A computed fold for a 1399-nucleotide RNA from an uncultured organism, annotated as small-subunit ribosomal RNA. It matches the Rfam family "Bacterial small subunit ribosomal RNA". The RNAcentral record of the sequence draws on ENA.
RNA sequence: GCAAGUCGAGGGGUAACAGGUUCCUUCGGGAAUGCUGACGACCGGCGCACGGGUGAGUAACGCGUAUGCAACUUUCCUGUAACUGGAGGAUAGCCCCUGGAAACGGGGAUUAAUACUGCGUAAUACCUAAAUACCGCAUGGUAUUAAGGUCAAAUCUACGGAGGUUACAGAUGGGCAUGCGUGCCAUUAGCUAGAUGGUAAGGUAACGGCUUACCAUGGCAAUGAUGGCUAGGGGUUCUGCAAGGAAGGCCCCCCACACUGGUACUGAGACACGGACCAGACUCCUACGGGAGGCAGCAGUGAGGAAUAUUGGUCAAUGGAGGCAACUCUGAACCAGCCAAGCCGCGUGAAGGAAGACUGUCCUAUGGAUUGUAAACUUCUUUUGUGGCAGAAUAAACUACCGUACUUGUACGGUAUUGCAUGUAUGCCAUGAAUAAGCAUCGGCUAACUCCGUGCCAGCAGCCGCGGUAAUACGGAGGAUGCAGGCGUUAUCCGGAUUUAUUAGGUUUAAAGGGUGUUCAGGCUGCCUGGUAAGUCAGAUGUGAAAGCCCGGGGCUCAACUCCGGGACUGCAUUUGAAACUGUCAAGCUAGAGUACAGGAGAGGAAAGCGGAAUUCCUAGUGUAGCGGUGAAAUGCGUAGAUAUUAGGAAGAACACCAGUGGCGAAGGCGGCUUUCUGGACUGUAACUGACGCUGAGGUACGAAAGCGUGGGGAGCGAACAGGAUUAGAUACCCUGGUAGUCCACGCUGUAAACGAUGAAUGCUAGGUGUCGGGCGUCAAAACUCGGUGCCGAAGUUAACGCAUUAAGCAUUCCACCUGGGGAGUACGAUCGCAAGAUUGAAACUCAAAGGAAUUGACGGGGGCCCGCACAAGCGGUGGAGCAUGUGGUUUAAUUCGAAGCAACGCGAAGAACCUUACCAAAUCUUGACAUCCUUCUGACCGUUCCUUAAUCGGAACUUUCCUUCGGGACAGAAGUGACAGGUGGUGCAUGGUUGUCGUCAGCUCGUGUCGUGAGAUGUUGGGUUAAGUCCCGUAACGAGCGCAACCCUUAUUUUUAGUAGCCAGCGGGUCAAGCCGGGGACUCUAGAGAGACUGCCGGGGAUAACUCGGAGGAAGGCGGGGAUGACGUCAAAUCAUCAUGCCCCUUAUGAUUUGGGCUACACACGUGCUACAAUGGCGGAUACAAAGGGAAGCGAAGGGGUGACCUGAAGCAAACCUCAUAAAGUCCGUCCCAGUUCGGAUUGUAGUCUGCAACUCGACUACAUGAAGUUGGAAUCGCUAGUAAUCGCGAAUCAGAAUGUCGCGGUGAAUACGUUCCCGGGCCUUGUACACACCGCCCGUCACACCACGGAAGUCGGAAGCGCCCAACGCCAGUGACCCAACCUUUUGGGGGGAGCU
Repeated sequence: GCAAGUCGAGGGGUAACAGGUUCCUUCGGGAAUGCUGACGACCGGCGCACGGGUGAGUAACGCGUAUGCAACUUUCCUGUAACUGGAGGAUAGCCCCUGGAAACGGGGAUUAAUACUGCGUAAUACCUAAAUACCGCAUGGUAUUAAGGUCAAAUCUACGGAGGUUACAGAUGGGCAUGCGUGCCAUUAGCUAGAUGGUAAGGUAACGGCUUACCAUGGCAAUGAUGGCUAGGGGUUCUGCAAGGAAGGCCCCCCACACUGGUACUGAGACACGGACCAGACUCCUACGGGAGGCAGCAGUGAGGAAUAUUGGUCAAUGGAGGCAACUCUGAACCAGCCAAGCCGCGUGAAGGAAGACUGUCCUAUGGAUUGUAAACUUCUUUUGUGGCAGAAUAAACUACCGUACUUGUACGGUAUUGCAUGUAUGCCAUGAAUAAGCAUCGGCUAACUCCGUGCCAGCAGCCGCGGUAAUACGGAGGAUGCAGGCGUUAUCCGGAUUUAUUAGGUUUAAAGGGUGUUCAGGCUGCCUGGUAAGUCAGAUGUGAAAGCCCGGGGCUCAACUCCGGGACUGCAUUUGAAACUGUCAAGCUAGAGUACAGGAGAGGAAAGCGGAAUUCCUAGUGUAGCGGUGAAAUGCGUAGAUAUUAGGAAGAACACCAGUGGCGAAGGCGGCUUUCUGGACUGUAACUGACGCUGAGGUACGAAAGCGUGGGGAGCGAACAGGAUUAGAUACCCUGGUAGUCCACGCUGUAAACGAUGAAUGCUAGGUGUCGGGCGUCAAAACUCGGUGCCGAAGUUAACGCAUUAAGCAUUCCACCUGGGGAGUACGAUCGCAAGAUUGAAACUCAAAGGAAUUGACGGGGGCCCGCACAAGCGGUGGAGCAUGUGGUUUAAUUCGAAGCAACGCGAAGAACCUUACCAAAUCUUGACAUCCUUCUGACCGUUCCUUAAUCGGAACUUUCCUUCGGGACAGAAGUGACAGGUGGUGCAUGGUUGUCGUCAGCUCGUGUCGUGAGAUGUUGGGUUAAGUCCCGUAACGAGCGCAACCCUUAUUUUUAGUAGCCAGCGGGUCAAGCCGGGGACUCUAGAGAGACUGCCGGGGAUAACUCGGAGGAAGGCGGGGAUGACGUCAAAUCAUCAUGCCCCUUAUGAUUUGGGCUACACACGUGCUACAAUGGCGGAUACAAAGGGAAGCGAAGGGGUGACCUGAAGCAAACCUCAUAAAGUCCGUCCCAGUUCGGAUUGUAGUCUGCAACUCGACUACAUGAAGUUGGAAUCGCUAGUAAUCGCGAAUCAGAAUGUCGCGGUGAAUACGUUCCCGGGCCUUGUACACACCGCCCGUCACACCACGGAAGUCGGAAGCGCCCAACGCCAGUGACCCAACCUUUUGGGGGGAGCU
């Protein structure tokens, strides 16, 4: 801004527009005239109650469905019948005056009507009181008859007609009533005073407490009243196999609402979206005095929000209002605009095209693969796009006019007229592959995989989960997959979910059986006969709107969409039948249930009385120093006489033996004996009743222990409390005392693991074996049978464990209870209680689990068996000292790195002065110190000398090849180029290999079979035995593999062979001596081959076994001693620094070379060793006996020198030849005399030796001198069981030199082992487990800090609601009405009738 107006054919009229007529004119025009078309405002009629919007309220006859109104209404429309006569007084408008800013008024004069008011006429209308007939479920209804009373109208006209009034009927719309259906909460259980009914009146269109007066006291409610919360209802929509669950957007029907609340008026209809009045909030105007408004109509604006469109066109069609009509109005409607918001259709090209093209991207095993027939290229098409041309239907309608027909207002025919969308849909032509692809995903679920980056970061994530340096999971890329004008996310609903289970679940242990009985209501209920027809079943009728859904067709090119027909709408109502079942009524039966009679059993209950043992106390006697108590003690009691013992007495409580998975009871529970009272069960008989039954919400009764109240009682025991112990502490466990309580009576509480963790009842489904009470039976038995109580087991069942006629099996009935864990059996509310507390019983929030049963391991301060220098018994050490060595720490330029309980620490390192060397400082090189390839140059390289330097580096000089077809080649060097070299840089948690450890422990597994739903089990367990899963026996197991053992080496005995460099008995020679020589093989020895030991023999034990004990013989005896040998696996054990290696990192340096330094530091701590502390010894002298090794850049003899380290010397030896090389402890003699020493040797000084370019940092050794600590070592801790420990020396590797270390060798050579209780480690079986990273596990609570959620708090502020009271508008009803008034009557005074005002 628009969405409700219209009618001049109701009226008075004429403000605007157009025309006509008349007059005037400056010819531009002006004036007059309602005359005509028309028409503002006004009176009047109809409409405005429809159409359009919204869902606030409403849990209701609001809605849905089916009925009823005999209790109602209906403008306009249709039909029928009748009427439309005659009067009257006003009032808008207009005119004049006037108030106000405005909105809006006030006064006066005048006028009309289809406006208003009387009068006449009138009924089948209405009212009054009746009669008759018929009908109805009741009040009643219909029809007829007669009487009385009351009520009506409006005119206009083009003369064709259009209106008006009354009555009846129809149609349509509405109103009211009723049955049934239609959310959640019982932590809402009682609600109700017009409330329920009646009588009378009023009111309404109409019934009715709708309202009022009076009377009665009813009415509703566990089949959920009342209250609270939420919500418009339906057709339908989504989902689902269905049953259901969820929803109510568009469209259709109904309801409600219109700024919020209230109220009525008008009208046929409203308590009225674009009407009125009042109150309130808000907004606006104002001259401050007052006024105006209501988009949940269409557009549009603001705000809010995750989010939702144009201030468009047209009344052409459909529909509506008014009108006779033309027509006007219509944001209803039809169209258009915006939005990928949904559904549907089409396109972005099609066919061919491999050198599988190039380039690019990406990957790579470097060969290639992929993008990919993709592209290029060839041929074709033109939807769509662009340009051009043509071009609808929607209008066979409607209206006007003309004509025809007849029923005279309708039908038919003709002519004319009307298109917003729209130059749109559509068709044709031209052009040219031209104009057109995105989004998500790629670990599994789930279709689709690689690279790079990142490095528990950044991030992802629906669930599981991914990311800590090789991420198919994050981010990017390439590729792939899916869908596609969309794709993905988010939210919500259903499904999956049998996870609320009616269809269709459960309750021993997973959540879940009420503590138990009894019982009202309710639910369910034996056999037979008949009736009935409520449930049930069948047929018919009505209805179940349309749209939607399903099926079949039609129309838009197809489809979406739409049209037509059919079905369905599983419902409700009425009606006609059937009678099996359920219900109901009636007649019966005895199998369920009960009664009667006869028996026996019992800790069933209540009361009273009685008894003995024990404990404690009291009295008296005897008697003396302790008693008591504990793991050990102490507190305590006791010389004032305890404990002990004897006698007497008192008191209270409980009842040994019998005694028993025995009995009784509903459960809780019940135990000496006797008496009284009393309940129930069982057995037998079959006389009686005749379904009397089962279950049981609520109610009610009982209900262990503890606790509470009142009064008794109180021996023992004994919470609290006290003391003593224990302990880190000990508010505990143990001890000494001890109050409530425990006992009785009467009340209360009402809970327990009140458990069989298993509700009650009935029926059915193999058995076996005990036991209690009966029956039957027998000589006694056995069988049989009923009822209880146990065990084992079949079918079946169970997730398994298990249950199994006493079910957890198969069925039926009823009750109770469960629906993830925690919060929580808590809070609030309510009920009960004296209290304690009980019953009922949530939510917020939080987690992804909690839980059951079983399995395999591991673990246990669980059990059984067994082993090991594991303990014990012994011997010797470590820990104390000094030194050596390693580690930590500290220091440093660097003190390179690794190893970390056992299983790192004399470890890598079998040997750091330089080197090694990896570290630090300084200097130097950059294709490099080392490898391969290419180009060029040189002819060498090597070597010798010199200069320079801290040294490398650098510079100089000398010397110096081979082959040849003369092109060159081989080799070497130099220069250059880049590929590359190089790295003791990182990661042992990316790896290979190697190694340690449990552990030389006896274990670890597999195939087939069997058992189990399965994980798994069995075998492998059991009885014996062994060092051994070694062997034997048994056995649903039978076999097998890796381990054990054996095979291998060495050592102990012996035979044989061989006899040099080894040996020498006998023979010969020979020396001071000597296998020195000839010779020998006897012996020793060497090193080849053999023998030997096997529980083989005997005896005992054992099971006639395996095996074991003893013995004989034997060098050796039960594995003879020692070594090598290390199962499946564990420890993310160790090592990237032995080596190898993925990835990452450095590349004039994290690579390479050189000099010097460091790894050797030093307050300190620890480990491993050496030497000692002395007399079993030290020192001096003399003297005896090994084994196993090494030696050529080596071992090095004799001889000589030196105090000595060593030097000199050079023989011999590549070794059973020579040499290192004297073994030492031992033995003999001497000395020392218990001391910091004749012990001990550190440290230091001086002087030397040797190795080596070089001993300063930083070597070993020697001589002389010096002569620390230390007098046997705290707590603790290590090794060893026989040729072992202990002790003594010798050798080797590494190595120029440098062992107290390491690895070997021999000499001397013990003690002890009762035994397996304990400590540690291990093996097998079994048991418990909330552990499985496996007890170094898991896990509980407080506190501290941070964060999240929810509370409390002196108060303060705001909002919403309820209840009570006060004030109270408009309006309606009633009363009154001094005052006022047009129509009618009138005698003009008044009357009738009405109004303002007031209450």